[in-house]
A computed fold for a 75-nucleotide RNA from an Endomicrobiia bacterium, annotated as transfer RNA.
RNA sequence: GCCGGUGUAGCUCAGUUUGGUUAGAGCAUCCCGCUCGUAACGGGAAGGUCGACGGUUCAAAUCCGUCCACCGGCU
Numbered sequence: 001g002c003c004g005g006u007g008u009a010g011c012u013c014a015g016u017u018u019g020g021u022u023a024g025a026g027c028a029u030c031c032c033g034c035u036c037g038u039a040a041c042g043g044g045a046a047g048g049u050c051g052a053c054g055g056u057u058c059a060a061a062u063c064c065g066u067c068c069a070c071c072g073g074c075u
Base pairs, nucleotide, nucleotide: 001074002073003072004071005070006069007068010027011026012025013024020058029045030044031043032042033041051067052066053065054064055063
């Protein structure tokens, strides 16, 4: 230099197929219950401008372009 993959909650990930209901799950965190107490268990809450910018569209995490970070391959 060329090609490909990944980027979504504090962490691990789903959702992209076919653009459309309010962006979800588990773990962690906080609160409550249960318990003599803790853990476990049960219930609840909070936590995201979906890597950045721009474009297409009535509407973008999803499609297109450029860039950034990380991983892999080729030269």
Description: It matches the Rfam family "tRNA". Rfam classes the family as a transfer RNA. NCBI's taxonomy places the organism under Bacteria, Pseudomonadati, Elusimicrobiota, Endomicrobiia.